[in-house]
RNA sequence: AGAGUUUGAUCCUGGCUCAGGAUGAACCCUUGCGGCGUGCCUAACACAUGCAAGUCGAGCGAGAACCGUCUGAAUGACACUUCGGUAGAAUGAAGGCGGGGAAAGCGGCGGACGGGUGAGUAACGCGUAGGUAACCUGCCCCUUACUCAGGGAUAGCCUAGGGAAACCUGGAUUAAUACCUGAUGAAGCAAAGGUACAGAAUUAUUUUUGCCAAAGAUUGAUCGGUGAGGGAUGGACCUGCGUCUGAUUAGUGAGUUGGUGAGGUAAUGGCUCACCAAAGCGACGAUCAGUAGCCGACCUGAGAGGGUGAUCGGCCACAUUGGAACUGAGACACGGUCCAAACUCCUGCGGGAGGCAGCAGUGGGGGAUAUUGCACAAUGGGCGGAAACCCUGAUGCAGCAACGCCGCGUGAGUGAUGACGGCCUUCGGGUUGUAAAGCUCUGUCUUCAGGGACGAUAAUGACGGUACCUGAGGAGGAAGCCACGGCUAACUACGUGCCAGCAGCCGCGGUAAUACGUAGGUGGCGAGCGUUGUCCGGAUUUACUGGGCGUAAAGGGAGCGUAGGCGGAUUUUUAAGUGAGAUGUGAAAUACUCGGGCUUAACCUGAGUGCUGCAUUUCAAACUGGAAGUCUGGAGUGCAGGAGAGGAGAAGGGAAUUCCUAGUGUAGCGGUGAAAUGCGUAGAGAUUAGGAAGAACACCAGUGGCGAAGGCGCUUCUCUGGACUGUAACUGACGCUGAGGCUCGAAAGCGUGGGGAGUAAACAGGAUUAGAUACCCUGGUAGUCCACGCCGUAAACGAUGAAUACUAGGUGUAGGGGUUGUCAUGACCUCUGUGCCGCCGCUAACGCAUUAAGUAUUCCGCCUGGGGAGUACGGUCGCAAGAUUAAAACUCAAAGGAAUUGACGGGGGCCCGCACAAGCAGCGGAGCAUGUGGUUUAAUUCGAAGCAACGCGAAGAACCUUACCUAGACUUGACAUCUCCUGCAUUACUCUUAAUCGAGGAAGUCCCUUCGGGGACAGGAUGACAGGUGGUGCAUGGUUGUCGUCAGCUCGUGUCGUGAGAUGUUGGGUUAAGUCCCGCAACGAGCGCAACCCUUAUUGCUAGUUGCCAUCAUUAAGUUGGGCACUCUAGCAAGACUGCCGGUGACAAAUCGGAUGAAGGUGGGGAUGACGUCAAAUCAUCAUGCCCCUUAUGACCUGGGCUACACGCGUGCUACAAUGGCUAAUACAAAGAGUUGCAAAACCGUGAGGUAGAGCUAAUCUCAUAAAGUUAGUCUCAGUUCGGAUUGUAGUCUGCAACUCGACUACAUGAAGUUGGAAUCGCUAGUAAUCGUAAAUCAGAAUGUUACGGUGAAUACGUUCUCGAGUCUUGUACAAGCCGCCCGUCAAG
Repeated sequence: AGAGUUUGAUCCUGGCUCAGGAUGAACCCUUGCGGCGUGCCUAACACAUGCAAGUCGAGCGAGAACCGUCUGAAUGACACUUCGGUAGAAUGAAGGCGGGGAAAGCGGCGGACGGGUGAGUAACGCGUAGGUAACCUGCCCCUUACUCAGGGAUAGCCUAGGGAAACCUGGAUUAAUACCUGAUGAAGCAAAGGUACAGAAUUAUUUUUGCCAAAGAUUGAUCGGUGAGGGAUGGACCUGCGUCUGAUUAGUGAGUUGGUGAGGUAAUGGCUCACCAAAGCGACGAUCAGUAGCCGACCUGAGAGGGUGAUCGGCCACAUUGGAACUGAGACACGGUCCAAACUCCUGCGGGAGGCAGCAGUGGGGGAUAUUGCACAAUGGGCGGAAACCCUGAUGCAGCAACGCCGCGUGAGUGAUGACGGCCUUCGGGUUGUAAAGCUCUGUCUUCAGGGACGAUAAUGACGGUACCUGAGGAGGAAGCCACGGCUAACUACGUGCCAGCAGCCGCGGUAAUACGUAGGUGGCGAGCGUUGUCCGGAUUUACUGGGCGUAAAGGGAGCGUAGGCGGAUUUUUAAGUGAGAUGUGAAAUACUCGGGCUUAACCUGAGUGCUGCAUUUCAAACUGGAAGUCUGGAGUGCAGGAGAGGAGAAGGGAAUUCCUAGUGUAGCGGUGAAAUGCGUAGAGAUUAGGAAGAACACCAGUGGCGAAGGCGCUUCUCUGGACUGUAACUGACGCUGAGGCUCGAAAGCGUGGGGAGUAAACAGGAUUAGAUACCCUGGUAGUCCACGCCGUAAACGAUGAAUACUAGGUGUAGGGGUUGUCAUGACCUCUGUGCCGCCGCUAACGCAUUAAGUAUUCCGCCUGGGGAGUACGGUCGCAAGAUUAAAACUCAAAGGAAUUGACGGGGGCCCGCACAAGCAGCGGAGCAUGUGGUUUAAUUCGAAGCAACGCGAAGAACCUUACCUAGACUUGACAUCUCCUGCAUUACUCUUAAUCGAGGAAGUCCCUUCGGGGACAGGAUGACAGGUGGUGCAUGGUUGUCGUCAGCUCGUGUCGUGAGAUGUUGGGUUAAGUCCCGCAACGAGCGCAACCCUUAUUGCUAGUUGCCAUCAUUAAGUUGGGCACUCUAGCAAGACUGCCGGUGACAAAUCGGAUGAAGGUGGGGAUGACGUCAAAUCAUCAUGCCCCUUAUGACCUGGGCUACACGCGUGCUACAAUGGCUAAUACAAAGAGUUGCAAAACCGUGAGGUAGAGCUAAUCUCAUAAAGUUAGUCUCAGUUCGGAUUGUAGUCUGCAACUCGACUACAUGAAGUUGGAAUCGCUAGUAAUCGUAAAUCAGAAUGUUACGGUGAAUACGUUCUCGAGUCUUGUACAAGCCGCCCGUCAAG
């Protein structure tokens, strides 16, 4: 510091999302140790139990247990005994005295602190700075004066009673530092006077009168008590400023605002009351509603800001809810009182008790937050006590929790056969990886043992036998989590197959997923890691710093004007703003800097700085403001002019339209793309004359004028507003803008009353159409017009608020003025308006550009992603229609602007093509052939599908082909390589089978050799593998089609543009052509075009056999001699290049005409196919990735099928006939093919063909008669002497084999068909049409295909239209590109 995401790409606007930091956090997975912190954010929900505020006996009375002592009832041990007792140890009731001091009570002080919570509160609550001459302050400190004399009660105890209890009542008795009376009283207070200041005062001072105190205790050191003054501390009140959101909350309040008087308070005050006045607050946001404890600070941020208010500290508020006071120095009181309410508990039902938002803890709520621990050892507190001490869940510690921050460890060194294993692999290897093992070490933490603190300088240690130190032992006990498509560091395999799933955004997944799941590997962080929530940042995305409003969201429809904001020149003054200095404050902690202490750090701590603020005070006076004065430039007035559809009212005018009346006159008029409805013989339309009515004002008329905008257009008159020019007499800043407010405001619409010619929503009819509630036509009502009143909106637009100043020009136009001039228009200068072009500058670009969207200032309005929505609700306005103000839920990741390249357009310009037109011949109808769809079938194998599939792959399915079906049989295989063993290979034959397979037997015995063996081949075995016309042409290569033989497609450098891109390649001409010329910010180049190649047309030369024959000879015949002149053949050359002439053209390219020539403007034809498009075709030519089958989806074989047949379609053949059919005679080709072949002559057959075999490996022989044509005859317009399908019979040929299923022949049969609907195809010259010939494939089987020649036309005015293509331009919301995009209704989910 940015990044992703709108597009085919670009720039911008704009939202969404991410990377960072933080957290009282929660959740998932994981977890070794220590230090320091932190820990109910939710239910201010309810709480069992224990503790959290007591203390003083040196204030007081009384005094239990217990101890000592004395007396001592009673019992009575040992011993003695006469057994009656004696004796008296011991125990010891009761009592006295002395101690002792529990529990309770009176009294004093403290329970107003400490601790908790944040419900309420938008407030003088808090923060900050001040004020109190308007106040209080126990304990503490200082000063001063006193502490005298009396008195009567009361609790407790005792007793009596009531009650379940809590507790209550009566009686008797008692004390005090409890209470009361009196005395003294400086000061103080009150009242009444006096004095001082000029006077007043809640001022000072003074006189008199009145009022008010006290308590004692003791260990004899002291501690108390009372009055007064002062201090300190703590509090109270008041004030300035600051302190959230909503105007869809605009008015509010009645003790309300103020005064006088009184009461009350520590004290001011409507704090309270009586009376009087009617004020007070509010757009600088009152009131109301919502939310919220405030701050120091904390988080974030560069900062300004934004968010937060846990822990620590200051203040406030609260203590189950609400209210109230008492006591007290202090409370309206968390662990006090009273009342009410809710809840809980006890109860004998009458009545009582309670308050964890103290510390622990429980339930509940919740995603979620700890122990019913130890100790007063330390620090504090009770302002307890004289003190010792006592109390203290404050506090100090410990426990739980990775909740946070910080620190440490989980080992270190060495170790390459780069081990095993895992994963990947092109199978070679790579990687995990020095990682491990192994070897050598160390001991931080952990474990055990011993010593053992500081915190307390005497005593006292909860923490704690803790920290720390020493020793021993052993690598032993200690690593996970997330991610790996881009953003964002990190990639492979397998599984899955729009499923399962992922996802923060873009998005991934439909069979080769780096995005899902798993594994290996890698990256990141590390005792943590990731997710979720929240806040700031990024976001300049609310813009003070620091944004915008012509078209992206955004200028109010316009003006006037209130508040407010801003404001010309100059002089003096002031000091509010402003600047500088000083002082006070801004608590501590936090922050920062430098140090110090814990081994370091976190943490703690010392010093300093800062805390950007507020207040007081001094100085300055430039600027802003205030005050006073002056000025004329801004603004306005006056005077003089001219311009104008500016406004209001009244009057007048003509043209046109419609209607009425009358005349003339006759059959249509009207209307449309074409019609019809309509009008018209009852006389229309047309025409003439007269009349009536309403509305609008042709020409002039102009990016001309006027007006604030809306808007304003015949003429005249009346009234009236504004602007402009000139002048410089007057005023002297009087100005600009303008929230609210007021006024104006097109059309439509509304109300009342008029008016109504034309026009015309609604409506009716006619057309159009699939429909036509439309467009078109015929009618037609509101309305449009007038008056008065509403409405208040428009793309009310320049989509551009108003004002002022400045910043190059050029050229029009409207209204004025000035200078000058041949004066008649002219030239120049200037002011005001209105246009166009164009620098600088601005803009995302388009564009704007002195009429700014430039440079600045002032004021107002408005915007903050798209949709929902300018909608709902509420308010205001309106008669209504509706207008105005104006959300949210939810939903999307875009919506949008400008420009670019394409594509497209029933947009435009230019141009081309058998594209149309002009012609010729067809197809579509019939029969047949062939292909295809469909149907059928065991199978009818597969592919091709608009042009660009359909006589296509297939240049030829009876078997084979063959991929399909049926049946049978094989499994290392029909085919290839490797390994092992054996050996021969190979070829007839027989049996069997439907056939292959299988069985049998016979003949036969390979090559080389270093003699070891090797090779070929065959059989057998084993597994690696073979094999697949199985899938995917949307995984591919190669090949091909198509646009299209269309003229295009690009690049380098330069230039232009922010950029995508543009330029070049556009423009003017020209061409078949991006062909060439000229021009040009382009200059060049490449692939295409053309040419080079083949063929054909002419000639020459060379060469003459198998070709040719003019002359000579010869023959039946160029048959032969001879010749090569000619034809021809096949090699080399020539020829054509707009070269020549003329016209046109820009002195060009070129074009038109002509000459020459066999050929003339690429001469004809062919081959040749740019960048690319169609996920076009082909995995079945071939090759190939991946997937699938492996006794079968492989391989063999029999028979069948690919040939089926209600039907649809394509391509052809033959015809329908006389330009013809048939019969006879007769003429002229080219190009091919031939030894597994072509096959002559001759003979046989009606014929297909057969017999036969000459010749030919071909300019030699053969196929092989060319046919149409010509000559002659016949037929005579008929389903025929046309046409030949179909069928029957008999044959021929090929072939193992013609049944399914071949071709041909003869005889017989003789369908349909009489020129073909809509529609549609080909062709521009040796072409169409027509006629035959040959070849490939092939045993046989063409009406197909590919070639060849013969005969041989018609037409083209032309480019309006159809189709296709090119180029320029234009629009676009399209880019999967018009077979696009997309709107509404209905239906389903």
A computed fold for a 1389-nucleotide RNA from an uncultured bacterium, annotated as small-subunit ribosomal RNA. Rfam family: Bacterial small subunit ribosomal RNA.